Two RNAs folded together computationally: RNase P RNA and transfer RNA, 482 nucleotides in total. The prediction has a mean pLDDT of 76. Rfam match: Bacterial RNase P class A. By type it is a ribozyme.
RNA sequence: CCAGACGGCUGGACGGCCGCUCUUUAGCUCUCGGGCUGGGGAGAGGAAAGUCCGGGCUCCACGAAAACACGGUGCCGGGUAACGCCCGGCGAGGGUGACUUCAGGGACAGUGCCACAGAAAGUAAACCGCCCAGUGAUCAAGCCAUGCCACCGGUAAAAGGGUGUCAUCGUUUGGUUGCUGGGUAAGGGUGAAAGGGUGCGGUAAGAGCGCACCGCGUCUUUGGUAACAAAGGCGGCACGGUAAACCCCACCGGGAGCAAGACCAAAUAGGGAUGACAUAUGGCAUGUUUUCGAGCUGUCAUCCGGGUCGGUCGCACGAGGCGGAUGGUAACAUUCGUCCCAGAUGAAUGGUCGUCGCCUUUCAUUUUGUGAAAGGGACAAAACCCGGCUUACAGGCCGUCUGGCGCU
RNA sequence: GGCGAAGUAGCUCAGUUGGUUAGAGCACCGGAAUCAUAAUCCGGGUGUCGGCGGUUCAAGUCCGCCCUUCGCUA
Numbered sequence: 001c002c003a004g005a006c007g008g009c010u011g012g013a014c015g016g017c018c019g020c021u022c023u024u025u026a027g028c029u030c031u032c033g034g035g036c037u038g039g040g041g042a043g044a045g046g047a048a049a050g051u052c053c054g055g056g057c058u059c060c061a062c063g064a065a066a067a068c069a070c071g072g073u074g075c076c077g078g079g080u081a082a083c084g085c086c087c088g089g090c091g092a093g094g095g096u097g098a099c100u101u102c103a104g105g106g107a108c109a110g111u112g113c114c115a116c117a118g119a120a121a122g123u124a125a126a127c128c129g130c131c132c133a134g135u136g137a138u139c140a141a142g143c144c145a146u147g148c149c150a151c152c153g154g155u156a157a158a159a160g161g162g163u164g165u166c167a168u169c170g171u172u173u174g175g176u177u178g179c180u181g182g183g184u185a186a187g188g189g190u191g192a193a194a195g196g197g198u199g200c201g202g203u204a205a206g207a208g209c210g211c212a213c214c215g216c217g218u219c220u221u222u223g224g225u226a227a228c229a230a231a232g233g234c235g236g237c238a239c240g241g242u243a244a245a246c247c248c249c250a251c252c253g254g255g256a257g258c259a260a261g262a263c264c265a266a267a268u269a270g271g272g273a274u275g276a277c278a279u280a281u282g283g284c285a286u287g288u289u290u291u292c293g294a295g296c297u298g299u300c301a302u303c304c305g306g307g308u309c310g311g312u313c314g315c316a317c318g319a320g321g322c323g324g325a326u327g328g329u330a331a332c333a334u335u336c337g338u339c340c341c342a343g344a345u346g347a348a349u350g351g352u353c354g355u356c357g358c359c360u361u362u363c364a365u366u367u368u369g370u371g372a373a374a375g376g377g378a379c380a381a382a383a384c385c386c387g388g389c390u391u392a393c394a395g396g397c398c399g400u401c402u403g404g405c406g407c408u
Numbered sequence: 409g410g411c412g413a414a415g416u417a418g419c420u421c422a423g424u425u426g427g428u429u430a431g432a433g434c435a436c437c438g439g440a441a442u443c444a445u446a447a448u449c450c451g452g453g454u455g456u457c458g459g460c461g462g463u464u465c466a467a468g469u470c471c472g473c474c475c476u477u478c479g480c481u482a
Base pairs, nucleotide, nucleotide: 001404002403003402004401005400006399007398008397009396010395012356013355014354015353016352017351018350020043021042022041023040024039025038026037027036028035029034045379049390050389052388053387054386055385056384057257058256059255060254070253071252072251073250074249075089076088077087078086079085090104091102092101093100094099105248106247110246111245112242113241114240127188128187129184130183131182132181133180134179135178136177137176138175139174140173141172142171143170145168146167147166149164150163151162152161196214197213198212199211200210201209215237216235217234218233219232220231221230222229223228261313262312263311264310271304272303273302274301275300276299277298282297283296284295320339321338322337323336324335325334326333327332358376359375360374361373362372363371364370365369409481410480411479412478413477414476415475418434419433420432421431427465436452437451438450439449440448458474459473460472461471462470
């Protein structure tokens, strides 16, 4: 210098004018609830977002505990109020490396599934291939027998004999090929996956059949709190994948949510109590009918209670922020000092101007720095609060580390 | 603000406990018939299963995170 890994910070600054919300103070007014005016103070975020987890708080249910069901989490240790979060470690992938990713318990408790293809898909399997045995065909070679022919030799002529070629039958060996019965998981082919891998030996061909190394399982020892690692012995391999399929094991969880909930409390309508008036001829009801009796049903006044509109609280001191010290690898904990830091409810936190700063483009000058003009400046905005996670984000800054190249 | 549900063809919906090419009706397109249109007959599926990532041999289906729409709640 180039390329990269990890972590952290920031998210324009200052001022003028006009506004908004809350709060405090002084004055004025008043229908005593408040209103108006002036002054002072405070006023969005790293994610306020998504509402995905965990808690506080509130109400409902509930004697306590356990179990079942349902849901969630899942290597080990630690942190925390708690967590599915964070820190450290282990194992397995990726990267030359810094570093990074992993819902990472159990598949000898049981059940299910593994499409298509393939011979066979799960207490494995023989399609091709390889090998063995039997058997048929065929080819080659050899041997035996018989026959024809030729020759040799023999004879009066023959026969018998010998040699050679050919043919036929039988038989032996070998090759090719078909069938049958076996052996074989080395090789081919199918598939995501075919019941350890490589090499040597071995075998009819093969095979953990035997051996060496690696892998796997198991036992012991050592190290570590543990996950786990290392070493040694034993076992020839028995144990395929899938649990973000059911399930098993361990642990956790009652439900709802501030529009929770509590309080104050209009008008109108309706409910109750008391009193007054009216009192019946009516209606209702006492199982039905009749008679009698009692009750309710009306109006007005006063009082009571529920609830609606509305208002107040909940609601801003909190697992709080900042700085230091100590302990810890770290997350974090303890302690000391210091600070008070939004609170709206159709919902405030804004608009505009000036100066400076950042980025881009153009122009000018040119000592490649300066000047001018124009444009841009993200994601997004509290709504009971807190701890996390996830997602979005223009640009800028800092630190640690890795690889490569160059120079000294 | 809080809580819940859904997303598959142009529209309305299926898709059975993950499996071979994701289907149905209407609509649409091409052809036949008609002087022409409709109806009718024949043929055709036109789709990133809302998006991205993960589990798995394999995802519309299982899991996580986003996006959009709808409903309930004073």